[in-house]
RNA sequence: GCCUCCGUAGCACAGUGGGAGUGCGCUUCCCUGGUAUGGAAGAGAUCGAGGGUUCGAUUCCCUCCGGAGGCU
Numbered sequence: 001g002c003c004u005c006c007g008u009a010g011c012a013c014a015g016u017g018g019g020a021g022u023g024c025g026c027u028u029c030c031c032u033g034g035u036a037u038g039g040a041a042g043a044g045a046u047c048g049a050g051g052g053u054u055c056g057a058u059u060c061c062c063u064c065c066g067g068a069g070g071c072u
Base pairs, nucleotide, nucleotide: 001071002070003069004068005067006066007065010024011023012022013021018055026042027041028040029039030038048064049063050062051061052060
């Protein structure tokens, strides 16, 4: 230098045009004499950045940034 993949909540990930979700973690409540386990509710994401296509983009296209791998 070229090619491929990845970037989504504090962490690990799913989702792939029209409701942003799961597990763990966090907060509150219930349960207990107390703790753990268990149960209920809740908060927490401008979906890496910018632009384009579209009625509508996390999703499709382009550029850039960061990470991993491969080729030279």
Predicted 3D model of a 72-nucleotide RNA (transfer RNA) from a Planctomycetota bacterium.
The coordinates come from a structure-prediction model, not an experiment, and the mean pLDDT is 84.
The sequence is in RNAcentral, with records from ENA.
Lineage of the source: Bacteria > Pseudomonadati > Planctomycetota.
Rfam family: tRNA. Rfam classes the family as a transfer RNA. Rfam links the family to the GO term triplet codon-amino acid adaptor activity.